[in-house]
RNA sequence: ACAGCAGUAGUGGGAGAGAUCUGUAAAAACUGCCAGAGGAGUUUUUGCAGACGCCGAAGGAGCAACGCCCAGGAAACUCUCAGGCCCCAGGACCACACUGCCAG
Numbered sequence: 001a002c003a004g005c006a007g008u009a010g011u012g013g014g015a016g017a018g019a020u021c022u023g024u025a026a027a028a029a030c031u032g033c034c035a036g037a038g039g040a041g042u043u044u045u046u047g048c049a050g051a052c053g054c055c056g057a058a059g060g061a062g063c064a065a066c067g068c069c070c071a072g073g074a075a076a077c078u079c080u081c082a083g084g085c086c087c088c089a090g091g092a093c094c095a096c097a098c099u100g101c102c103a104g
Base pairs, nucleotide, nucleotide: 004101005100006099007098008097010096011095012094013093018052020051021050022049023048024047025046026045027044028043029042030041031040033038053085054084055083059081060079061078062077066072
């Protein structure tokens, strides 16, 4: 020096699965009644609660070979506790950048 390992409020990329149903509150639009006030219906969006369905790539848990057959022991596999199912956000992992170790 190259490569490797670790780290980061760094940069870029980054999948999957109901904009499901019911109730309720708020906002907006439309409809007709009405002199007006007013209250009613429909649609959309958002929040909350409940119901069923689903996803796996935050996290978490489980296990093979191996093993002194004890302990230990992997994942993108499996499970879905958590999390998620328009967008946003998040996101394993990959690349780049920087820092440290390796290091003499």

Glycine riboswitch aptamer from an uncultured Granulosicoccaceae bacterium, 104 nucleotides, folded computationally. The coordinates come from a structure-prediction model, not an experiment, and the mean pLDDT is 80. It matches the Rfam family "Glycine riboswitch aptamer". Rfam links the family to the GO term glycine biosynthetic process. The sequence was found by an Rfam model in a public genome assembly.